The RNA shown here (glmS glucosamine-6-phosphate activated ribozyme aptamer) has 171 nucleotides and comes from Halobacillus yeomjeoni.
It was read from a public genome assembly, where an Rfam model found it.
Its Rfam family is "glmS glucosamine-6-phosphate activated ribozyme aptamer". Gene Ontology terms of the family: catalytic activity and regulation of gene expression. From the family's description: This entry contains a glucosamine-6-phosphate activated ribozyme that is found in the mRNA for GlmS. GlmS is an enzyme that uses fructose-6-phosphate and glutamine to generate glucosamine-6-phosphate.
[in-house]
RNA sequence: GCAACAUUUAUAGCGCCAGGGCUAUAUCUUACGGUUAACAAGAUAUAGUUGACGAGGAGGAGGUUUAUCGAGUGUUCGGCGGAUGCCUCCCGGUUGCUUCACUUCAACCGCAUGUUCAAACGCUAAACCAAAGAGGCGACUCUUUGACCAAAACGUUUGAAUCAAGUGAAA
Numbered sequence: 001g002c003a004a005c006a007u008u009u010a011u012a013g014c015g016c017c018a019g020g021g022c023u024a025u026a027u028c029u030u031a032c033g034g035u036u037a038a039c040a041a042g043a044u045a046u047a048g049u050u051g052a053c054g055a056g057g058a059g060g061a062g063g064u065u066u067a068u069c070g071a072g073u074g075u076u077c078g079g080c081g082g083a084u085g086c087c088u089c090c091c092g093g094u095u096g097c098u099u100c101a102c103u104u105c106a107a108c109c110g111c112a113u114g115u116u117c118a119a120a121c122g123c124u125a126a127a128c129c130a131a132a133g134a135g136g137c138g139a140c141u142c143u144u145u146g147a148c149c150a151a152a153a154c155g156u157u158u159g160a161a162u163c164a165a166g167u168g169a170a171a
Stems, first nucleotide, its partner, number of pairs: 014081004019077001020050011053070003059090006091110006098170007114162009129146007
């Protein structure tokens, strides 16, 4: 130095980079110039750098992949892996127009709760930007301070319309 193994911590716009962009060095080519050079463009090689800003989202098992919302000097392009999404089943529960219990059916929920529509309010936004610093030849990276700015299929409240059967008991 490399490989393997073990342990711990962190992560879901999370992690990684072999395409692409950019930077440096070396070599070569072209154009200009021509005493010598400088400057510009391109190619190759090596090394580096960039490659998602927050909000929202988890009953369990299996499956699946382009799995919600907006912000942004928009490559936040492209690729790979993963992922709280979605589908099926299981567990527990909710609603179904007097109340309760049980069974079936329908649609839902995972401390919420039938379906549709409407309204209001809310959810500390963060990056970006500006200023001041640190590291690097450079591309670029990191830190601090300041001033703003969202949306939703997310949350809360209110209103309207509308949805089954059977048995038993009570009123």